[in-house]
Context: one part of a larger RNA
């Protein structure tokens, strides 16, 4: 003199854009934060509509009907590995950074070839048991894009090159013939499947090189370190395993110990460097502690499963339930760090053909001068230098053009009233094209119409009234820009260094002036 996730003291008016547990990876009440698809399937608990009956006849109530809207639970399919938080651990299994070969990849994009026939089951549901719950046994019925065989196999997989193995599913729009048990088959469209070959895109895996201190840490390792053979994995290898050999690492700092996520960058610096790793952003590790698998492309999974521990709840004591480092929020720690707040309009994400639904991602809003920016608290004129107030040599000097007054102004706050953009669309309808096809139905495309705002009393603009609502804080011996008086007497007191105070303190307290910042200003603490 810069800077901080800042505290803390005195004051505070308005907007904008950013930021908000740095400490206890301490415990958590409550809510919410991951669903979605009925165009996979069996169905029908609650609502509506209709239609039938019954009580009643103003109106309402019961009751039947999955034949429609729809839709609990339930099987099934997809996502719940991503979004979202934390920095405990980690000094290298992490990260930057340039490089490789022995890998896998849902859902996406491209090309090829398919999509025949058949079967047993198991939920839900009924029935009957058991428990206080949680939940749970047992018999009986059933459906599928749920399982599982058969048949095909250009491609694909294994070979000993002779040969062996491997797959699928249907749903929904629309319909002129033919056929039909009057359901449909069938046709064609679109979306789904089933094998495979490339991309894309995500991830695993090797290697170099860099990446804090400590030698008051000098030796360390036996799956150790290499081959062989085997298993294992998506995939290399001691990854594991049986054997053979005795290596491998280490003052170029091995082991150990101690402390730390790493980066892009952010601070300061003229640079070189130093310090640091909050906000954003890549990568990593964790999810009550410790340990495992499981399911699946992908997980050894934050709001999934099992086992042990702590801890908190509930109980009939037989035995269960939980995990905010999700966004609010509570206690507690602390110098310190917000609201149990709107909306899914927008970007994104999951699910669906879509309508839509879900989303505490996001977008807004709310609290804090917590930081930056930017505005205002008036503008002009006024000398009787007014009154007070402080000082004096008592002549006056100063506050001080400052006030009062005179004459405008109305920004910001305030009231009233208009009003952009952020919304492009989806859907839907209407014309015209296109593909397909038997087809003017489906279906796609383009153009017009129509339709959606949390924020929001928006942004901004116009009118209103009236100087009206809007100035502190430090500091004035020297560094250092700013001086006088009273009080006080080595006391009370200040101090950042020298150092002031023991009766004429410019250094203490108060006052008047005065000097500097200004919604701020000082003090502390920390970096350079």
């Nucleotide at each position: 003199g810069a800077u901080u996730u800042g505290a803390c003291g005195c004051u505070g008016g308005c907007g904008g854009c950013a930021u908000g547990c740095c400490u206890a990876a301490c415990a958590c009440a409550u809510g919410c934060a991951a669903g979605u698809c009925g165009a996979a399937c069996g169905g029908a608990a609650a609502c509506g509509a209709u239609g039938g009956g019954a009580g009643c006849u103003u109106c309402c109530u019961c009751c039947c009907a999955g034949g429609c809207g729809u839709c609990g639970a339930g099987u099934g399919g997809c996502g719940g590995a991503c979004g979202g938080g934390u920095g405990a651990g980690u000094a290298a299994u992490a990260c930057a950074u340039a490089g490789g070969a022995a890998u896998c990849u849902a859902c996406c994009c491209a090309g090829u070839a398919g999509c025949g026939g058949g079967g047993g089951a198991c939920a839900a549901c009924u029935u009957g048991g058991g428990g206080a719950a949680a939940c749970u046994c047992a018999a009986g019925c059933u459906a599928a894009u749920a399982c599982c065989g058969c048949a095909u196999a250009c491609g694909c997989c294994c070979c000993a090159c002779g040969g062996g193995g491997g797959a699928a599913a249907g749903c929904a729009g629309g319909g002129g013939a033919u056929c039909u048990u009057c359901g449909g088959a069938c046709c064609u469209u679109g979306c789904a499947c089933u094998a495979u070959u490339g991309g894309a895109u995500g991830a695993g895996c090797c290697u170099a090189u860099g990446u804090c201190a400590g030698a008051u840490u000098a030796g360390c390792u036996u799956g150790u370190u290499g081959g062989u053979g085997g298993g294992g994995u998506a995939a290399u290898g001691g990854c594991c395993u049986a054997c053979c050999a005795a290596g491998g690492c280490g003052a170029c700092g091995a082991u150990c110990u101690g402390u730390a996520g790493c980066u892009g960058g952010u601070c300061u610096g003229a640079g070189a460097g130093g310090a640091c790793g909050a906000u954003c952003a890549g990568c990593c590790a964790c999810a009550c502690u410790g340990g495992g698998a499981c399911u699946g492309a992908g997980a050894c999974a934050c709001g999934g499963c099992c086992c042990a521990g702590a801890c908190u709840c509930c109980u009939a004591c037989g035995g269960g339930a939980g995990g905010c480092a999700g966004c609010a929020g509570u206690g507690g720690g602390g110098a310190a760090u917000a609201u149990u707040g709107c909306a899914c309009a927008a970007u994104g994400g999951g699910c669906g053909a879509a309508a839509g639904c879900c989303u505490g991602a996001u977008g807004c809003a709310g609290c804090a001068a917590u930081g930056c920016c930017g505005c205002g608290u008036g503008u002009g004129u006024g000398a009787a230098g007014a009154a007070g107030g402080c000082c004096u040599g008592c002549g006056g000097g100063u506050u001080g053009u400052a006030a009062a007054g005179c004459a405008c102004u109305u920004u910001c706050a305030g009231u009233a009233g208009g009003g952009a953009g952020g919304a492009a669309a989806c859907c839907g309808u209407a014309a015209c094209g296109g593909a397909a096809u038997a087809a003017u139905a489906c279906c796609c495309g383009u153009u017009g119409c129509c339709u959606u705002g949390a924020c929001g009393u928006u942004a901004c603009c116009u009118a209103c009234a009236g100087a009206a609502g809007a100035a502190g804080c430090a500091c004035c011996g020297g560094c250092u820009a700013a001086c006088u008086c009273u009080g006080u007497g080595c006391c009370a007191g200040c101090a950042g260094c020298c150092g002031c105070g023991g009766u004429a303190a410019u250094a203490c307290a108060g006052a008047g002036g005065g000097u500097g910042c200004a919604a701020g200003c000082g003090u502390u603490a920390a970096u350079c």
RNAcentral holds the full RNA, with entries from SILVA.
A computed fold for a 528-nucleotide part of an RNA from a metagenome, annotated as small-subunit ribosomal RNA, 5' domain.
Its Rfam family is "Bacterial small subunit ribosomal RNA".
The prediction has a mean pLDDT of 87.